This is a predicted structure of a 61-nucleotide RNA (Fluoride riboswitch aptamer (crcB RNA motif)) from a Xanthobacteraceae bacterium. NCBI's taxonomy places the organism under Bacteria, Pseudomonadati, Pseudomonadota, Alphaproteobacteria, Xanthobacteraceae. The coordinates come from a structure-prediction model, not an experiment, and the mean pLDDT is 78.
[in-house]
RNA sequence: UUUGUAAGCGGCGGUGGAGUUCGCCAUUAAGUGCCUAACGGCCGAUGACUCCUGCUGGCGA
Numbered sequence: 001u002u003u004g005u006a007a008g009c010g011g012c013g014g015u016g017g018a019g020u021u022c023g024c025c026a027u028u029a030a031g032u033g034c035c036u037a038a039c040g041g042c043c044g045a046u047g048a049c050u051c052c053u054g055c056u057g058g059c060g061a
Stems, first nucleotide, its partner, number of pairs: 010025004016052006033042003
């Protein structure tokens, strides 16, 4: 450097991407926000921390 064989790589935590970390699940799983009889209302891109993107509000240039 090339070829062959065997084994490993997971998913989820209420809307996006990434890192760290915690928890949960083993595919018929974990998970798919809350309140109200209804009308209607509330927080939030995190499970937690941080960064980026998007959204919303205010101020300044």

Of the family's consensus pairs, 100% are formed in the model.